[in-house]
RNA sequence: UCUCGAUAAAGGCAAACCGGUUGCGAGGCCGGGACGCAAAGCCAUGGGACUCUACUUUCAACGGAGUUCGCCAGGCUACCGAA
Numbered sequence: 001u002c003u004c005g006a007u008a009a010a011g012g013c014a015a016a017c018c019g020g021u022u023g024c025g026a027g028g029c030c031g032g033g034a035c036g037c038a039a040a041g042c043c044a045u046g047g048g049a050c051u052c053u054a055c056u057u058u059c060a061a062c063g064g065a066g067u068u069c070g071c072c073a074g075g076c077u078a079c080c081g082a083a
Base pairs, nucleotide, nucleotide: 004081005080012037013036017032018031019030020029021028022027035070041076042075043074045073046072047071048068049067050066051065052064053063
């Protein structure tokens, strides 16, 4: 240095839910709160799931526009150092 991840050490993040705010919506942000996480740090690149979108209404979504990285992969970066 790479791989790897311990009843190690120092720490970190923050699910559900609640309150506020924002968006047509899926959702996002802030505060509280901890289910958990060795990348639960970042990236929407490939899938998956979800949302919106067709003449006045309803239906029709293959097409278009979005959301989700704590769904799975992939890429980039990173603390510590037992086996």

A computed fold for an 83-nucleotide RNA from a Planctomycetales bacterium, annotated as c-di-GMP-I riboswitch aptamer. It was read from a public genome assembly, where an Rfam model found it. Of the family's consensus pairs, 95% are formed in the model. Rfam family: c-di-GMP-I riboswitch aptamer. Gene Ontology term of the family: cyclic-di-GMP binding. Lineage of the source: Bacteria > Pseudomonadati > Planctomycetota > Planctomycetia > Planctomycetales.